The RNA shown here (Guanidine-I riboswitch aptamer) has 108 nucleotides and comes from Hansschlegelia plantiphila. It was read from a public genome assembly, where an Rfam model found it. Rfam family: Guanidine-I riboswitch aptamer. Rfam links the family to the GO term regulation of gene expression.
[in-house]
RNA sequence: UGAGUUGGCGGCUAGGGUUCCGCGUCGGGUUCGACGGUCUGGUCCGAGAGCUGCCGCCCCGCCGGGAGAAAUCCGGCAGGGACACGGCGGGACAAAAUCCCGGGAGAC
Numbered sequence: 001u002g003a004g005u006u007g008g009c010g011g012c013u014a015g016g017g018u019u020c021c022g023c024g025u026c027g028g029g030u031u032c033g034a035c036g037g038u039c040u041g042g043u044c045c046g047a048g049a050g051c052u053g054c055c056g057c058c059c060c061g062c063c064g065g066g067a068g069a070a071a072u073c074c075g076g077c078a079g080g081g082a083c084a085c086g087g088c089g090g091g092a093c094a095a096a097a098u099c100c101c102g103g104g105a106g107a108c
Stems, first nucleotide, its partner, number of pairs: 007055006015045002020042002022039001023036005057081003061077005083103001085106001089101003
């Protein structure tokens, strides 16, 4: 200095907070209101470096088709495809985060 499955979408999980629900306390009170996430939870947010599914990409093989042995083109199917230490700070939603900036800065 360069390369890369550094492309996409879904379902979840670790994790996260507190809009709503529930729970707790208080207001004389099942309605209602205030406060509490230093409330296990449901909803909610949620990973490049977590799991998983699908599509795409690359490699290889096979099958079918168009006139035809090959090349080429079109379609289908099976198999295979690497690594990844990481701030500070900032941003969004009610809020926070292993979310986003970000496979960024930096390190190796």